This is a predicted structure of a 170-nucleotide RNA (Lysine riboswitch aptamer) from uncultured Haemophilus sp. Model confidence (mean pLDDT): 77 of 100. Its Rfam family is "Lysine riboswitch aptamer". Gene Ontology term of the family: lysine biosynthetic process. The RNAcentral record of the sequence draws on MGnify. Of the family's consensus pairs, 96% are formed in the model. The organism belongs to Haemophilus, within Bacteria.
């Protein structure tokens, strides 16, 4: 200065099956009322009867969500932003991928926001506790010659591009 190899623990992601929720909702046919809009803009689609309503008769999925299995892995990975590329008739909204670039060691638990979400809940912020590390002080504890070495424990700071253990090359 590169490597190879782990540790952190209610650790982080994938897939795949299976339950319930979503929902008797969307929506579909039929019939009755209604009388012109529907649709983010268009396209369309509407007096051969729009959008609303009520009846009956069929009626879903996506996404999340526990549980079980299986795999990847420890910037695991989430998140923000821009920028290409795709995917719906078309733009935009959303979404999916890959690059750059910024922040976050991890978990949880509370409040606040209002941007997803049917809902539980996410995801931003802030604040706290907890844990792991590693730097500084400090007390004790092994060995003992000690400004030293085992290990543990108190504080107070830092981050993962860090941290420990092996070799290598300078």
């Nucleotide at each position: 200065c590169a490597g190879u190899a782990g540790a952190g623990g209610u650790g982080c992601g994938g897939u795949c099956a299976u339950u319930a929720u979503a929902a008797g909702u969307a929506u579909u046919u039929u019939c009755c009322u209604g009388g012109a809009g529907u649709g983010g803009a268009u396209a369309g689609c509407g007096u051969u009867g729009a959008a609303g309503g009520g009846a009956a008769a069929g009626g879903a999925a996506a996404g999340g969500a526990a549980u079980g299995a299986u795999u990847g892995c420890c910037g695991a990975a989430a998140u923000c932003g821009a920028a290409u590329a795709g995917g719906c008739g078309u733009c935009a909204u959303c979404u999916u991928a890959u690059u750059c670039g910024g922040u976050u060691g991890g978990u949880c638990a509370c409040g606040u926001c209002u941007u997803c979400g049917a809902a539980a809940g996410g995801a931003a912020c802030g604040u706290g506790a907890c844990u792991g590390u590693c730097a500084u002080a400090g007390u004790u504890u092994u060995u003992g010659u000690g400004u030293a070495u085992u290990a543990a424990c108190u504080a107070u700071g830092g981050a993962g591009c860090g941290c420990u253990a092996c070799g290598g090359u300078u």